RNAcentral holds the sequence, with entries from Greengenes.
A computed fold for a 1370-nucleotide RNA from an uncultured Bacillota bacterium, annotated as small-subunit ribosomal RNA.

RNA sequence: AGUCGAACGGGUUAUAACUUCGGUUAUAAUUAGUGGCGGACGGGUGAGUAACGCGUGGAUAAUCUACCUUUUGCUCGCGGAUACCGUUGGGAAACUAACGUUAAUACGCGAUAAGAUGGCGACAUCGCAUGGUGAUGCCAAGAAAGAUUUAUCGGCAGAAGACGAGUCCGCGUCUGAUUAGUUAGUUGGCGGGGUAAAGGCUCACCAAGACUACGAUCAGUAACCGGCCUGAGAGGGCGAACGGUCACAUUGGAACUGAGACACGGUCCAAACUCCUACGGGAGGCAGCAGUAGGGAAUAUUGCACAAUGGGGGAAACCCUGAUGCAGCAACGCCGCGUGAAGGAUGAAGGUCUUCGGAUUGUAAACUUCUAUCGACCGGGACGAAAGAAAUGACGGUACCGGAGUAAGAAGCCCCGGCUAACUACGUGCCAGCAGCCGCGGUAAUACGUAGGGGGCAAGCGUUAUCCGGAAUUACUGGGUGUAAAGGGUGAGUAGGCGGUUUUAUAAGUCAUAUGUGAAAUUCCAAGGCUUAACCUUGGAAUUGCAUAAGAAACUGUAGGGCUAGAGUGCGGGAGAGGUAAGCGGAAUUCCUAGUGUAGCGGUAAAAUGCGUAGAUAUUAGGAAGAACACCAGUGGCGAAGGCGGCUUACUGGACCGCAACUGACGCUGAGUCACGAAAGCGUGGGGAGCGAACAGGAUUAGAUACCCUGGUAGUCCACGCUGUAAACGAUGAUAGCUAGGUGUCGGGGCGAGAGCUUCGGUGCCGCAGUUAACACAAUAAGCUAUCCACCUGGGGAGUACGGUCGCAAGAUUGAAACUCAAAGGAAUUGACGGGGGCCCGCACAAGCGGUGGAGCAUGUGGUUUAAUUCGAAGCAACGCGAAGAACCUUACCGGGGUUUGACAUCCCGCUGACCGCACCAGAGAUGGUGUUCCCUUCGGGGCAGCGGAGACAGGUGGUGCAUGGUUGUCGUCAGCUCGUGUCGUGAGAUGUUGGGUUAAGUCCCGCAACGAGCGCAACCCUUAUGUUCAGUAGCCAGCGGUUAAAGCCGGGCACACUGGAGAGACUGCCGUGGAUAACACGGAGGAAGGUGGGGAUGAGGUCAAAUCAUCAUGCCCCUUAUAUCCCGGGCUACACACGUGCUACAAUGGCUCAAACAAAGCGAAGCAAGCCGGUGACGGGGAGCGAAUCGCAAAAAUGAGUCUCAGUUCGGAUUGAAGUCUGCAACCCGACUUCAUGAAGUUGGAAUCGCUAGUAAUCGCGGAUCAGAAUGCCGCGGUGAAUACGUUCCCGGGCCUUGUACACACCGCCCGUCACACCAUGGGAGUUGGAAGCGCCCGAAGUCUGUGACCCAACCGUAAGGAGGGAGC
Repeated sequence: AGUCGAACGGGUUAUAACUUCGGUUAUAAUUAGUGGCGGACGGGUGAGUAACGCGUGGAUAAUCUACCUUUUGCUCGCGGAUACCGUUGGGAAACUAACGUUAAUACGCGAUAAGAUGGCGACAUCGCAUGGUGAUGCCAAGAAAGAUUUAUCGGCAGAAGACGAGUCCGCGUCUGAUUAGUUAGUUGGCGGGGUAAAGGCUCACCAAGACUACGAUCAGUAACCGGCCUGAGAGGGCGAACGGUCACAUUGGAACUGAGACACGGUCCAAACUCCUACGGGAGGCAGCAGUAGGGAAUAUUGCACAAUGGGGGAAACCCUGAUGCAGCAACGCCGCGUGAAGGAUGAAGGUCUUCGGAUUGUAAACUUCUAUCGACCGGGACGAAAGAAAUGACGGUACCGGAGUAAGAAGCCCCGGCUAACUACGUGCCAGCAGCCGCGGUAAUACGUAGGGGGCAAGCGUUAUCCGGAAUUACUGGGUGUAAAGGGUGAGUAGGCGGUUUUAUAAGUCAUAUGUGAAAUUCCAAGGCUUAACCUUGGAAUUGCAUAAGAAACUGUAGGGCUAGAGUGCGGGAGAGGUAAGCGGAAUUCCUAGUGUAGCGGUAAAAUGCGUAGAUAUUAGGAAGAACACCAGUGGCGAAGGCGGCUUACUGGACCGCAACUGACGCUGAGUCACGAAAGCGUGGGGAGCGAACAGGAUUAGAUACCCUGGUAGUCCACGCUGUAAACGAUGAUAGCUAGGUGUCGGGGCGAGAGCUUCGGUGCCGCAGUUAACACAAUAAGCUAUCCACCUGGGGAGUACGGUCGCAAGAUUGAAACUCAAAGGAAUUGACGGGGGCCCGCACAAGCGGUGGAGCAUGUGGUUUAAUUCGAAGCAACGCGAAGAACCUUACCGGGGUUUGACAUCCCGCUGACCGCACCAGAGAUGGUGUUCCCUUCGGGGCAGCGGAGACAGGUGGUGCAUGGUUGUCGUCAGCUCGUGUCGUGAGAUGUUGGGUUAAGUCCCGCAACGAGCGCAACCCUUAUGUUCAGUAGCCAGCGGUUAAAGCCGGGCACACUGGAGAGACUGCCGUGGAUAACACGGAGGAAGGUGGGGAUGAGGUCAAAUCAUCAUGCCCCUUAUAUCCCGGGCUACACACGUGCUACAAUGGCUCAAACAAAGCGAAGCAAGCCGGUGACGGGGAGCGAAUCGCAAAAAUGAGUCUCAGUUCGGAUUGAAGUCUGCAACCCGACUUCAUGAAGUUGGAAUCGCUAGUAAUCGCGGAUCAGAAUGCCGCGGUGAAUACGUUCCCGGGCCUUGUACACACCGCCCGUCACACCAUGGGAGUUGGAAGCGCCCGAAGUCUGUGACCCAACCGUAAGGAGGGAGC
């Protein structure tokens, strides 16, 4: 995918010559048809294929090969057609029919021909079974084509080569056994056919074979390889581009032609689709290059040229060639280059941050000087083109070279919590969002978003997907199975795997050598070419494989011969709940019969159901039945495991010991297979005393389908059969060998007088090395080796579903996936916890005393109410708490009225000289108005204050105590909490700190791989209890003196008391007993005090995100004519109710009246106030003294006397009325007190609950702080002054040790299931529909083969008839 006129006849055009002007001839060009060669190459794609398809190595003695090369020979003669063309037709078209004519390198026939072919015969030689090769005799059949320019180009037959192709074989080539059996032309044979060729390739007949656990068949998936990616390698994944092979060409089938096809751009048929049509019928096949549509996340130009390389045709020129060479598009990849270089500090401006000082961006920029790669412009300009002079370039005026000139035109993307290089600000506020894993975000986000800065890469950078790696996480190299996933329930044994010692042979494995092959490209190395590189070229290495040849013989295998150490046999012994069957025995339980006997029995934590006067239980005697076998009995024995227990007999299996007679590796393990296999369960038939699922009743309980009790059926028992599972466990497969010891026990043997020693086999404990994640194992291994089997690979789904097998069933066995989670799990550690254990302590219980809870009132809280009832505190550890004191103030709340640089601080400017105070006026007041008024000075001004103004700022009891500091509470004054060094452990950690004692105490002693130390405990401090000493006023008064109504009132004194300094004293120091010769305990002496004398201060490390932003301080946020500030009034004081903490009582241990005593500690000048006077009194008047050991406030209970006589009272005092006092600007809301009157509840308090162990509880009063006034509260002080503690069982809290743990926010933990709602994934569902495959049957196109061929036919034979041969049709 055409080309050839140099195969053929004809046509057309042009030119020339000749011409009878009709034409003829010649040349040139062109070409529809016949004919030849090529359309089987080149180009595309990967649907099918698990296959001799591919890879690799062989075979072809079982084959073909056009064109090409070499070579031998030949190329003779004859014939009949036919396309084109012409005429006539048909048809819309595609196309086609009939007749006529013609050529050939088209077709046919004849001749000739060999070493080719066939047949017959015979020779030599070789091999691999059939056979191959080479000479060779005879016979038979078989060939050709010409063209031309005379140079050649062709044609035919044969041989050889080359190229290409066919076929066969060894080995290799994915997953699934929930695919285990498959196969009838199937396997083989004789024969025929067929092919280029072997062959069931095909056919007839015969035989019954063939494949398969080393995986057949079936199903799923897939083109294969060189190679590519990754990996240290071994491997794993992939099969784009380039190269080799195969397959396919719309889907399926078929042949024809040809050297080659069952043919991408050929034919026929069928089907689907598209198009044309006159409806009769026709045409088509981009998985060629472009291009279009569709699909999709996504993939390019309807370009130039045959100039080069190659292909087809041709003699050639030449033609064709979407092969190919080039160009275009795409950062798709790789490589190279640029976007400038040097200088440049005021470290500019701007931005960002800020501790406001500055830092950073940053030499970065500006600016100065320089350079020009790329781009743009101008000029030049290739190689690729080959030799034989010329001509011939798509790319292309491209690459490249030169020139002028400008920093001009050229930087983005990701990231900045850790992994992982790189940090700040603002915004947001579990929202918006981020995220590879961990995770980030709930008001101070280096994690979101933005900005500044920084880090990384760079014409790219991130993301997504996939593959390998890390992953020793499928482990060949290179893993495991006691408890993390994982040893089969146990044995016998088949296949298989592995196997003692010696010798001989062999050479399959093994080893080494050589040869062939392992295409090229790729990879690696070395050179070379493009300016370099990517890229390309050349050479070498490598390609670890396969095959062949001749070798070696150690090891494995194979074959043969020996051996005895493994294994087995024999002989002699003893042990045993080993098994099966039969028989026998006693105790106990229940039942039956009879006797005795009477009211209960039985059962439980307590009861009841139940049994019993119809005589139970109890007891005695007799009988029946079934089941199990006390003691012995033992981490004792036996058995493969399950398992086996009275005694006797029979049969029977195995192990052990001793001897060393026999066999001579006979062994080990063991997929499938077979057998055994607790309990429960099933079937048939028995049996059934006790026990006892289910069931019934009684209790318990909120309920109690349970635990407890009374009954009770299957079952438990026997025989036969089934089931085949268990935490069938040592959670530890079997066998063999080796590797310190110690101590028990069972069976046997040896030695020894015995004690005992030793040996073999079993069974336990402890323990070394070693192993192990640890726990632990440790000759009975979980150690070190060897062999074989089984099993595991994150948790859940799930040992589930489906399928198969087994079973009577129950069910067993084999055994997934979707989906979902980021864990599940093991061992150990530290805590915490336990209705775990041990020891110990505490007003924790118990023993006591007094209260609360009931009443009234006070006070605080909740709730409610309100304009507001300001806020906080919330189990203990909030609630007489902040508040040591709300009428105004306080005050933070509410209402109303005002102010806005502010009530308060600092700075600036202007004005004034004041401000304060005083007086008057308006007003509720704040406030406003009016009047009155500085200092210093160098004379410039300054200070101070006020007013006015602008802004910085003030101010906030606004928020966050979960951003904080500080302070505080609590466990708890509990005895604990830690560290250094050492040691142990892989580590977390442990040890020390545990243990034996003891203590109030981790206090002390002893022991100890610990030795020391720190914070706590104790002591040191204060106070109190006793002496001593010193001091002696304002205290005291014994003695001396004085005075008074009295009195330390005075002189005097410091003795006593007291005050307050110093010092003493108490230390288990002494004695005894116990204890361990300790610590210490008990007792005693002495002493004021005795075993920390009493009390206080003192609060380890931590816990509770405990409390407090309203003491104070403070980050951030918020308000700024208000959330700031001033004033008046109100509120915090409300009141159905609930709770806490208190006061007063309920009375006689008392009330009332009278009399008369005794403290301590404090306070006092805006104060305490005596004596005196007045008032019933609160108090008032006046006032000495006292800044206080001097004066004052200033005692009560108790004691004595009287009265009351048990009652709602002579108890109790609330409430209310009236009148007052005091404080204070002011007592209405809203104070305290006094007097008179009134006289409520309450008669000792339910459940529950609090305090206290000695100068304590109880009881009595006193003082102080706060404070003008206002305590029943709080903090202190003294007076009087008890009871009880056996003891640690229980309640609460705590300490130490130990144990379990699935808890670690730590039991107020964790966690399971249903239901409701939402969402995700999946299933079922009346059905409906598509696809794939198997088997069987029916119809059946084209085509091939065979048969037939009435019919048809030019070539050859024949004169002809006819024959030979061929064809349509069937």

Rfam family: Bacterial small subunit ribosomal RNA.